[in-house]
RNA sequence: GGAGUCGGGCGGGCAAUCGCGGCCCCGCCAGGGGACGAGGAAAGUCCGGCCUCCAGCAGGAAGGGUGGUGGCUAACGGCCACCGGGGGUGACCCCAGGGAAAGUGCCACAGAAAACAUACCGCCGCGGCGAACCCGCGGUAAGGGUGAAAUGGUGAGGUAAGAGCUCACCGCGGGAUUGGCGACAAUCCCGGCAGGGCAAACCCCACCCGGAGCAAGCUCAAGCAGCCGUCUAUCUCCUGCGCAACGGCGGCGGGUCGAGCGCUCGAGCCGUCCGGCAACGGCCGGCCUAGAGGAAUGGUUGCUCAAAACAAAAGCCGGCUUACGGCCCGGCUCCCAUU
Numbered sequence: 001g002g003a004g005u006c007g008g009g010c011g012g013g014c015a016a017u018c019g020c021g022g023c024c025c026c027g028c029c030a031g032g033g034g035a036c037g038a039g040g041a042a043a044g045u046c047c048g049g050c051c052u053c054c055a056g057c058a059g060g061a062a063g064g065g066u067g068g069u070g071g072c073u074a075a076c077g078g079c080c081a082c083c084g085g086g087g088g089u090g091a092c093c094c095c096a097g098g099g100a101a102a103g104u105g106c107c108a109c110a111g112a113a114a115a116c117a118u119a120c121c122g123c124c125g126c127g128g129c130g131a132a133c134c135c136g137c138g139g140u141a142a143g144g145g146u147g148a149a150a151u152g153g154u155g156a157g158g159u160a161a162g163a164g165c166u167c168a169c170c171g172c173g174g175g176a177u178u179g180g181c182g183a184c185a186a187u188c189c190c191g192g193c194a195g196g197g198c199a200a201a202c203c204c205c206a207c208c209c210g211g212a213g214c215a216a217g218c219u220c221a222a223g224c225a226g227c228c229g230u231c232u233a234u235c236u237c238c239u240g241c242g243c244a245a246c247g248g249c250g251g252c253g254g255g256u257c258g259a260g261c262g263c264u265c266g267a268g269c270c271g272u273c274c275g276g277c278a279a280c281g282g283c284c285g286g287c288c289u290a291g292a293g294g295a296a297u298g299g300u301u302g303c304u305c306a307a308a309a310c311a312a313a314a315g316c317c318g319g320c321u322u323a324c325g326g327c328c329c330g331g332c333u334c335c336c337a338u339u
């Protein structure tokens, strides 16, 4: 200097002027003043919760979710670290990563053959026949062909020719020792050895899971008009205990569409230090930053700048995913040149 890879940050700011929203203060009113006022994704609604209600509680089935190990967290299908497998020279990246010896199922076409395996071409031996072609019998699966995949692989020996037939190493199965919380790893020993793939096929195994949802629900005001049926209680089914009738549920009919709470102090944010490889946790100090309710943020000017794309809260929070123009900061890897 170039190329790459991983992580973090910004998302405009300051001032003036006019305009908007709720909150607080002053004021009899009119009105005046003050601080604050959309995001890193607010999006998707894919997960998990907080909160609220269902009379209370327990168990099971069905159903759903996750899937290496350990940790973090309120929890999760998230995050961190490690293990195994794969890709890359590497930094790094990817994996719905338990089980195919419980069972069932699928592997088109091609090919002899894709499971209770086989011989298309071939190789070897014997015979017909003195030889070749050809034919018959027997042996064979090392070579060739088909295929995504062909019944372990490579090499040597052995054989009529071959074959785990024998041996070495690798693979596979089992065992022991050592290290590790563990998944696993290393070393050694035994065995010629159950032919492969697919479970993101059904299934088996392990662990987890009540339901509905802020139009949840609670309170006040106002107003009216009850009647009929049933005994069934927040997915479905089953079992057990147990509650009520001034009740629950269903249908028809009438009245009210008003005010408030829920509604923003939070598993909150920022910082030093400590613990931890890390995710994260702890002590201490500091800060308060929208709460609309048919839904508030706008216009103009000046300065600054690296500077505008994707895009607007609706109970709140932790994640994931998706969209995005441009810039800044840092770690690490590889290549080239120079010293």
Stems, first nucleotide, its partner, number of pairs: 001335010012304007020037002023034004039310001043321002046319005051213004056241006063209005068082005083097001084095004098204002103202002105198003120144002122140007152170006171193001172191008217261004226252006268287004273282003